[in-house]
């Protein structure tokens, strides 16, 4: 240099105009509440410039304004209401170990198992001797034992042939059949350990040695789990079927929920000239108290009743609507300490979007990254590489907070550091 592996980081800058929509200031300007002084009244009170508290506005000033994923809304948590004495079904989640977190289906760190030469990189990785079940197709046979081809000795039974025998039969042979086996052939994804020697008619855990699995000791290790000796010789697969074990899980969601709160309508209570009587005091006009009745139309001659209604206060739901929830926070940065790591403890320090028909942008310039080109020059036998410099292109991927935090996973032009790895020799 070339191929890779694995982890961090960046995700344009400056400048100038112009807006947008947060916070914060001081003047302004409007509104609202107060009243010590002052005017008014006899007094209860009214008013009240200047003032004091508030609140609201356009401007001007300071100042800060998307992301690494803001996204998918998959997973946990914080807060908010609602339910809850404990346990128990049901349902669902997550499954090797120890550890880390406010929890987690997340994250370190370790065992296993697979894959890559390697750096590394993946894993639904509890249990199949609790029980149910499933295995297409192929193949004799898919679960408990069975035997298609095959390979085979004895005995037994048929056939046939040579012989012996007058026959019946009989001996030997072959071929079938009854048996034996399961090495080996064929089927599958998967056939009841494997290799090799022994042994047999042929064959087999039939023996024996190594593997492998299973079970037990012992040792290491907090554990998963390894490692050594031991044993009896074999026990099939699938829980991303049910299902058991073992943890954990109340719903719902910031449109959550708490305040203010009009206009109109609709609850609901009061009151509407005042009369009437009684009680006390007075000479006496009259004053005081206490109870009844209470406006308006219409029906009516008048009362009682009966139907309709009005105006003003008041209260109290609730709706427009506005306020808080709304960013000081399991919050960034920096150092030391602990710890292999995630991680946590401490000190110091900074203040960083909070909109709500939804801000966070627009233009221009400068420059830089990138990208086509082009030259001078180099570097090559060559094909053909590398290129100061110019010109053009010009920020150019994904993507846009809406309560908030810790993950996850997807999407992304370009580019930077770092560490490591390369078989039989990567060049």
């Nucleotide at each position: 240099c070339c191929g890779g592996c694995a982890a961090a980081g960046c995700g344009g800058a400056c400048c100038a105009u112009c807006g947008c929509g947060g916070u914060g200031g001081g003047a302004c300007a409007g509104g609202g509440c107060c009243a010590a002084a002052c005017c008014g009244g006899c007094a209860a009170c009214g008013g009240a410039a200047g003032g004091g508290c508030u609140u609201u506005g356009a401007a001007c000033c300071a100042u800060g304004g998307a992301g690494g994923a803001a996204a998918g809304u998959c997973c946990g948590g914080a807060c908010u209401c609602a339910a809850c004495a404990g346990g128990g079904c049901a349902g669902g989640a997550u499954g090797c170990u120890g550890g880390c977190u406010a929890a987690c289906g997340g994250c370190c760190a370790g065992g296993c198992g697979g894959g890559g030469c390697a750096a590394c990189c993946c894993g639904a990785c509890g249990g199949a001797a609790a029980g149910u079940g499933c295995a297409a197709c192929a193949g004799a046979a898919a679960g408990c034992a069975a035997a298609c081809c095959g390979c085979c000795a004895a005995c037994c039974c048929g056939c046939a042939g040579u012989c012996u025998g007058a026959a019946a039969a009989g001996c030997c042979u072959g071929c079938g059949g009854c048996g034996g086996u399961a090495a080996g052939g064929a089927u599958g994804a998967a056939a009841c350990g494997g290799u090799g020697u022994g042994g047999u008619a042929a064959g087999a855990g039939c023996a024996c040695a190594c593997c492998a699995g299973c079970g037990g000791u012992u040792u290491g290790g907090c554990g998963a789990c390894a490692a050594a000796c031991c044993g009896g010789c074999u026990a099939g697969g699938c829980a991303a079927a049910c299902c058991c074990c073992a943890u954990c899980c109340u719903g719902a969601g910031c449109a959550a929920g708490a305040c203010c709160a009009a206009a109109u309508a609709g609850g609901a209570g009061g009151a509407c000239a005042c009369g009437g009587c009684g009680c006390a005091g007075g000479c006496a006009a009259c004053u005081g108290c206490a109870c009844c009745g209470g406006c308006u139309g219409c029906u009516g001659g008048c009362c009682c009743g009966g139907c309709a209604g009005g105006u003003c206060c008041u209260c109290g739901g609730g709706u427009a609507g506005g306020u808080c929830g709304c960013c000081a926070g399991a919050g960034g940065g920096u150092g030391u300490c602990g710890g292999c790591a995630a991680c946590g403890a401490c000190a110091c320090u900074c203040c960083c979007a909070g909109a709500u028909g939804a801000a966070u942008g627009a233009u221009g310039g400068u420059c830089u990254c990138c990208c086509g080109u082009u030259u001078a020059g180099g570097c090559g036998c060559a094909a053909g590489c590398c290129g100061a410099u110019g010109c053009g292109g010009c920020a150019g991927a994904c993507a846009g907070a809406a309560u908030c935090c810790g993950g996850c996973u997807u999407a992304c032009a370009g580019c930077u550091u770092u560490g490591c790895c390369g078989c039989c020799a990567g060049u």

This is a predicted structure of a 427-nucleotide RNA (Bacterial RNase P class A). The sequence was found by an Rfam model in a public genome assembly. Rfam family: Bacterial RNase P class A. It is annotated as a ribozyme. The model forms 94% of the base pairs in the Rfam consensus.